[in-house]
Context: one part of a larger RNA
RNA sequence: UUGGGCGUAAAGCGUCUGUAGGUGGCUUUUUAAGUUCGCCGUCAAAUCUCAGGGCUCAAACCUGGACAGGUUGUGAAAACUACUAAGCUAGAGUACGGUAGGGGCAGAGGGAAUUUCCGGUGGAGUGAUGAAAUGCGUAGAGAUCGGAAGGAACACCAAUGGCGAAAGCACUCUGCUGGGCCGACACUAACACUGAGAGACGAAAGCUAGGGGAGCGAAUGGGAUUAGAGACCCUAGUAGUCCUAGCCGUAAACGAUGGAUACUAGGCGGCUGUGUGUAUCGACCCAUGCAAUACUGUAGCUAACACGUUAAGUAUCCCUCCUGGGGAGUACGUUCGCAAGAAUGAAACUC
Repeated sequence: UUGGGCGUAAAGCGUCUGUAGGUGGCUUUUUAAGUUCGCCGUCAAAUCUCAGGGCUCAAACCUGGACAGGUUGUGAAAACUACUAAGCUAGAGUACGGUAGGGGCAGAGGGAAUUUCCGGUGGAGUGAUGAAAUGCGUAGAGAUCGGAAGGAACACCAAUGGCGAAAGCACUCUGCUGGGCCGACACUAACACUGAGAGACGAAAGCUAGGGGAGCGAAUGGGAUUAGAGACCCUAGUAGUCCUAGCCGUAAACGAUGGAUACUAGGCGGCUGUGUGUAUCGACCCAUGCAAUACUGUAGCUAACACGUUAAGUAUCCCUCCUGGGGAGUACGUUCGCAAGAAUGAAACUC
């Protein structure tokens, strides 16, 4: 490489948009590039193979013949792929009518709690722990009442619940804005799927500059524990956590499961919207369709666990990735980055 694979054994890019490329709905028409069939030429001889022959046999040798395949030319066919032209509406999209939602951005407002400060009452402890001590406190702490400041997070509702491509998103209100779903069918007429490179977004931590700093809290100091304790426990506490503008680009970024389409038993639940039928004065109730989301489970699949119409079943298309363990996600080189580092990514050697 071929092949075989990628939930857990090695392997699905963190997620999306999209270029090239690959693949692609139905009907009719054209051409004949691919395709199929025929013919001619050619692919030296030897070799391989088949048949026959002569060395007593065999090998070797001699004579003759192909099969399969490649290729130039030529003739034909027109189903499929492709091309040409025209059309269709089941894919896709636009418009219309509804609709749910912590989807995003910005602004405004709110209450509970912690902390600090000020004032009143009060007078000896408080706090912490397995037990203590460090700590705080007669310069009046802790407790309690009133007031003020400031920052961060939003109890209950809350759910196996909702939204988002993922990361993620929740106090309340307002403005701007993205996407989804359902229904009718008006319009476009294959405009589609995937997607190497590329681009965008991307938790936390970290970095740069400027703010902010209540609580928590790496580092660090102190107290304990201990043989020791650089830890677990306690008391303090800086960076950070928060905001603005940039950078970083990684996570067990997980459903450890790439995307799209079609098909293949059911049962049961919540969610929201909506359609239809039934019913009614109307609303409920009941049955049922679509969309997303759980559980259980048949066939099937699986090494097993399990999965099972949201597939890990049955098929097709496109992309990433894997190929024994260690060395090693290391070295070197390159690209990116302020740095930290990220991306790409070996070999010797060894088992």
Predicted 3D model of a 351-nucleotide part of an RNA (small-subunit ribosomal RNA, central domain) from Medicago truncatula. Its mean pLDDT, the model's own confidence on a scale to 100, is 85. The RNAcentral record of the full RNA draws on SILVA. It matches the Rfam family "Bacterial small subunit ribosomal RNA". Rfam links the family to the GO terms structural constituent of ribosome and ribosome.